[in-house]
RNA sequence: UGCCCAUUCGUCUAAUGGUAGGACAACAGUUUCUGGCACUGUUAAUUGAGGUUCGAAUCCUUGAUGGGCAG
Numbered sequence: 001u002g003c004c005c006a007u008u009c010g011u012c013u014a015a016u017g018g019u020a021g022g023a024c025a026a027c028a029g030u031u032u033c034u035g036g037c038a039c040u041g042u043u044a045a046u047u048g049a050g051g052u053u054c055g056a057a058u059c060c061u062u063g064a065u066g067g068g069c070a071g
Base pairs, nucleotide, nucleotide: 001070002069003068004067005066006065007064010024011023012022013021018054026042027041028040029039030038047063048062049061050060051059
């Protein structure tokens, strides 16, 4: 310098263009003499900007960050 890939709750991981879901964690409660286990509930996310579309995590353009390949 060129090409390619990835980016979703604190972490991991889903989602055919049509309500962003689950697990763990955290918090609150039930249970227990206390703790743990178990059960119930709550909080919490689409890498930035723009475009297409009735509708975008998803498609397009351009950035950011990280990684890989070639020279």
Predicted 3D model of a 71-nucleotide RNA (transfer RNA) from a Minisyncoccota bacterium. Model confidence (mean pLDDT): 80 of 100. Lineage of the source: Bacteria > Bacillati > Minisyncoccota.